Annotation:
A computed fold for a 474-nucleotide part of an RNA from Eubacteriales bacterium SKADARSKE-1, annotated as small-subunit ribosomal RNA, 3' major domain. Its mean pLDDT, the model's own confidence on a scale to 100, is 85.
Context: one part of a larger RNA
RNA sequence: UGACGGGGGCCCGCACAAGCAGUGGAGUAUGUGGUUUAAUUCGAAGCAACGCGAAGAACCUUACCAGGUCUUGACAUCCUAGGAAUCCUUAAGAGAUUAGGGAGUGCCUUCGGGAACCUAGAGACAGGUGGUGCAUGGUUGUCGUCAGCUCGUGUCGUGAGAUGUUGGGUUAAGUCCCGCAACGAGCGCAACCCUUGCUGUUAGUUGCUACAUUUAGUUGAGCACUCUAGCAGGACUGCCGUUGACAAAACGGAGGAAGGUGGGGACGACGUCAAAUCAUCAUGCCCCUUAUGACCUGGGCUACACACGUACUACAAUGGCCGUAAACAGAGGGAAGCAAUACCGCGAGGUGGAGCCAACCCCUAAAAGCGGUCUCAGUUCAGAUUGCAGGCUGAAACUCGCCUGCAUAAAGACGGAAUUGCUAGUAAUCGCGGAUCAGCAUGCCGCGGUGAAUACGUUCCCGGGCCUUGUACA
Numbered sequence: 001u002g003a004c005g006g007g008g009g010c011c012c013g014c015a016c017a018a019g020c021a022g023u024g025g026a027g028u029a030u031g032u033g034g035u036u037u038a039a040u041u042c043g044a045a046g047c048a049a050c051g052c053g054a055a056g057a058a059c060c061u062u063a064c065c066a067g068g069u070c071u072u073g074a075c076a077u078c079c080u081a082g083g084a085a086u087c088c089u090u091a092a093g094a095g096a097u098u099a100g101g102g103a104g105u106g107c108c109u110u111c112g113g114g115a116a117c118c119u120a121g122a123g124a125c126a127g128g129u130g131g132u133g134c135a136u137g138g139u140u141g142u143c144g145u146c147a148g149c150u151c152g153u154g155u156c157g158u159g160a161g162a163u164g165u166u167g168g169g170u171u172a173a174g175u176c177c178c179g180c181a182a183c184g185a186g187c188g189c190a191a192c193c194c195u196u197g198c199u200g201u202u203a204g205u206u207g208c209u210a211c212a213u214u215u216a217g218u219u220g221a222g223c224a225c226u227c228u229a230g231c232a233g234g235a236c237u238g239c240c241g242u243u244g245a246c247a248a249a250a251c252g253g254a255g256g257a258a259g260g261u262g263g264g265g266a267c268g269a270c271g272u273c274a275a276a277u278c279a280u281c282a283u284g285c286c287c288c289u290u291a292u293g294a295c296c297u298g299g300g301c302u303a304c305a306c307a308c309g310u311a312c313u314a315c316a317a318u319g320g321c322c323g324u325a326a327a328c329a330g331a332g333g334g335a336a337g338c339a340a341u342a343c344c345g346c347g348a349g350g351u352g353g354a355g356c357c358a359a360c361c362c363c364u365a366a367a368a369g370c371g372g373u374c375u376c377a378g379u380u381c382a383g384a385u386u387g388c389a390g391g392c393u394g395a396a397a398c399u400c401g402c403c404u405g406c407a408u409a410a411a412g413a414c415g416g417a418a419u420u421g422c423u424a425g426u427a428a429u430c431g432c433g434g435a436u437c438a439g440c441a442u443g444c445c446g447c448g449g450u451g452a453a454u455a456c457g458u459u460c461c462c463g464g465g466c467c468u469u470g471u472a473c474a
Stems, first nucleotide, its partner, number of pairs: 001474002003471003007468007015458002019422005026313008034304002042053002064299007073125001077124002079121005086103007107114002127288002130286003136282002138277003141273001143271001148187006154163003167178003193265004198233007207223003211220002236259001239253005315415001319374006332363003337356002342351003381412001386407007428450007
């Protein structure tokens, strides 16, 4: 000087407390451990691994296993020889591949040849998701959006170092003020960026409608209004009062759409964890080279006594079921696409195809409301499981997809110890969209609808910041 303390002081955070909803019990989905297996590819491991890499394993993917095959190779550059490329087709085979048949003979040219591509051959080489993240770059997590981390000059100290950065106030903040052997500065904080909330203005189609018209924003007319999307304004403790040290600031008030960082996002200092990643990629060294490389078919990653994590669905009456009024969104997506009206089917879906490269057309709401029924039961709750019959995608749904109908009707009575999230348009609850994607989300990322309770307070638990103290630690 740090680090640590079941030392002290001050302060903060959904850290506790006050509340609401959960998890832990059930069934299922999914990830992991374990076990099994020819293989169940690999990685991730307290917080910070475990719906994680994977924004989607039937083949492919695929890295694993079994079998069948290749050896200048599936891929790159160079050399020699031959042939345009390419397309069609026969036979064998699970296919990779092997053996034939036919069509085709193009482009540039100094007529030597050349370019692209294919076949054969020789060697230089290719190749490796093989090892090492404790050799690395890059990227990322974490403490933590915590308020810290440092430097120059000066001063003090023999020196390591100190000072500044401590102190008195204040703040979300090393934020600001005052003081001070310090005076300044840098990286962080804040602001500048995006979005949302108010107003003005410009613009007016595919949007909108005060007027007329119509079955209908349909047509005329218009751009007032809504909206869209560009530009401005607006909030700064600016104003008033009180407190304060005449400061910084705090509290209250006015005006205002908004008030003290208005809400949300992006943004992550010096560093810590030899944290994660050699399987995104790049890369040193080591290793393999008729195999640890490459191709194919099939299987596996989907196994199942069990254990854990994360979710979904429930256990019901604030509910289930039936009917009804075309009740009411936002944000997205759409051409090998989204698909309306109509018709067929109980339904999944099918037929067909208007319109739309989209403010134009389509995908497109549910909870809620109103009326009826059920009356506390393992039920008109709950829907697992299984049987049968179907639909869709795709060469192909046996291993191993999703959906529908009929039948079947399991556990489950609100869950032990323990434990999680959340302070407002939040929690809870309701549906909708998107990426990936042929098909396949209860996951993920977004979107809106309905919409609470509680916070006395900081003694205690956890984490963190500053000062101080002790130390056989560095």